[in-house]
The part of an RNA shown here (large-subunit ribosomal RNA, domain I) has 538 nucleotides and comes from a Sumerlaeia bacterium. It matches the Rfam family "Bacterial large subunit ribosomal RNA".
Context: one part of a larger RNA
């Protein structure tokens, strides 16, 4: 050299472990902000670099409440204090709360920089809203200007939502209509949901009765370079149910104009009114019941601190008993977790009951307020640049097609119940519904965030990217990109004191420990490599 076998070195697999995470479920909660927010900068401790808390009153003040013997945050030191005349801690409300930041007195390379009134505290930005004075071209008037006053706006937030713009990559095995997709993106607003809702709907000669969301209908009808490939709906089954309130016709008033002595016209306010077997105005008669999503009053449960809770002993073996043996208990408590090893009776807890000065929450209950009918007339009213109509877009599963509905652009332009809309060109009969104003919980979508809980979820190259001082290090002009990094031990008992030495390294002894090949480069500690030592072979 190679092969074995042996203790090692080194390295960090694997094995237990889990102050992390991922996923759901239920319940809350669903907003915060010029009374200055999210977020930040900078202070701030006896010593004080970090995080953490807090503001110059600065790990902190005060007032209630609850607990309870110790207590000065991570953080085990040193000093040096505080505490049964209740510290600290936990919960409620105050206070205090620099400087930036919608930042708002001006500026300005955020956390600075320079101002004006004010003794001071404390004001001084725009927009809009009310109120008051002022006041052009111009007479009255406006505009506009100036003070005062507003619990108005302004910025922030993860989904989730409505509206306004709105793509390509791809797919069609190319590609141009198509498709992807009204997706991704950007904007705009809003609320705990939003949006949509009370038929000018549908169906079909039968009837249904607002919208929402789900299962089917059904990949059907249909659209479709009839290629890709897009894709209903009625009706069914279910979740939730509620249903309403103006315009106008007619009274009444009040103000301004206008012809003038009784009207007309226009603005307002009140009454009246609300629907399609037409309603309703208008004349007639009749009249006190339900019900409510409003308004006030009222304050329960419940949260935000806690509190009470049963039952075991002994002996073996062990460093250590919670394990073995032995004899008992409790259990509305054998969920789970700690404890030197597996513990229903040792801790913490669990069951089950309790509890709040102050905040939150808001239910019953009350009170105010709102709410129905019948005949009769045929004289008025029933939403206009609206509805139809053209052309040119858009939605509609529906691509211009035979193309109906919806919605916008330009142009034209009705009608009032003997009136009009729609039933997939059209038209007739027939059915069926009253646009051109407005509100409406519930049933549905989310989950930044708070509480319990689960888990044929992970267990440190997994699980968040992040168990740990991580959105840090570090990279990049910048947008942006983005790691790596857990584990002595039941307890620091964390190795006094001595020794070698190239002397704060290492190292060998003593010590401590169940163990130190648990010794801090610390728990097992595989492989790879790397050296020693034996053996055998070349």
């Nucleotide at each position: 050299g190679g092969c074995g076998c042996a203790a090692g070195g080194u390295g960090a697999a694997u094995g237990c472990c889990u102050c992390g995470g991922c996923a759901c479920a239920c319940g809350g909660a669903g907003c915060c902000g010029a009374a200055g927010a999210a977020g930040g900068a900078c202070g701030u401790g006896g010593c004080a670099a970090g995080c953490u808390g807090c503001g110059a009153u600065a790990a902190g003040c005060u007032u209630g409440g609850g607990u309870c013997a110790g207590c000065c945050g991570c953080a085990c030191g040193c000093a040096g204090g505080c505490g049964c005349u209740u510290a600290u801690c936990c919960c409620a409300a105050g206070a205090u709360u620099u400087c930036c930041g919608a930042a708002u007195g001006g500026g300005g390379a955020a956390a600075c920089c320079c101002a004006c009134c004010g003794c001071a505290a404390g004001g001084u930005a725009c927009c809009c809203c009310c109120u008051g004075c002022u006041g052009a071209a111009u007479g009255c008037a406006u505009a506009g200007g100036c003070a005062g006053g507003g619990u108005g706006g302004a910025g922030g937030c993860a989904a989730c939502c409505a509206g306004g713009g709105g793509a390509a990559g791809u797919g069609a095995a190319a590609c141009a209509u198509c498709u992807c997709a009204g997706u991704a993106c950007c904007c705009u607003g809003a609320g705990g949901a939003a949006a949509a809702g009370a038929a000018a709907u549908c169906a079909a000669c039968c009837g249904a009765g607002a919208c929402u969301c789900c299962g089917c209908u059904a990949g059907u009808a249909g659209c479709g370079g009839c290629g890709a490939g897009c894709g209903a709906a009625a009706g069914c089954g279910g979740a939730c149910u509620a249903g309403c309130c103006c315009a106008a016709a007619c009274c009444g008033u009040u103000c301004u104009c206008c012809c003038c002595a009784g009207g007309g016209a226009g603005a307002g306010c009140g009454g009246g009114g609300u629907u399609g077997u037409g309603g309703g105005a208008c004349g007639g008669a009749a009249u006190c019941g339900u019900g409510g999503a409003u308004u006030g009053u009222g304050g329960a449960a419940g949260c935000u601190a806690g509190g009470u809770g049963a039952a075991u002993g002994g002996u073996c073996u062990u460093g250590a008993a919670a394990g073995g043996c032995c004899a008992g208990c409790c259990a509305a408590a054998g969920a789970g977790g700690g404890u030197g090893u597996u513990a229903g009776c040792c801790c913490c807890g669990u069951a089950a009951c309790c509890g709040a000065a102050a905040g939150u929450g808001g239910a019953a209950g009350c009170a105010a307020c709102c709410u129905a009918u019948c005949c009769g007339u045929a004289u008025c009213c029933c939403g206009a640049g609206u509805a139809g109509c053209g052309c040119c877009g858009g939605g509609c599963a529906c691509g211009a097609g035979a193309a109906a509905c919806c919605c916008g652009g330009c142009g034209u332009g009705a009608a009032u119940c003997u009136g009009g809309g729609g039933g997939g060109a059209c038209c007739a009969c027939c059915c069926u519904c009253c646009a051109a104003g407005g509100c409406u919980a519930a049933g549905u979508a989310c989950u930044c965030c708070c509480g319990u809980g689960u888990g044929a979820c992970c267990g440190a190259u997994a699980g968040u990217g992040a168990a740990c001082c991580a959105g840090u290090a570090c990279c990049g002009u910048g947008a942006g990109g983005g790691a790596a990094a857990g584990g002595u031990g039941a307890a620091a008992a964390g190795a006094a004191c001595c020794u070698c030495u190239g002397a704060u390294a290492g190292a060998g002894g003593a010590g401590u420990g169940a163990a130190a090949c648990a010794g801090a480069a610390c728990c097992u500690g595989a492989a790879a490599c790397c050296a020693u030592g034996c053996g055998c072979u070349u």
Lineage of the source: Bacteria > Bacteria candidate phyla > Candidatus Sumerlaeota > Candidatus Sumerlaeia.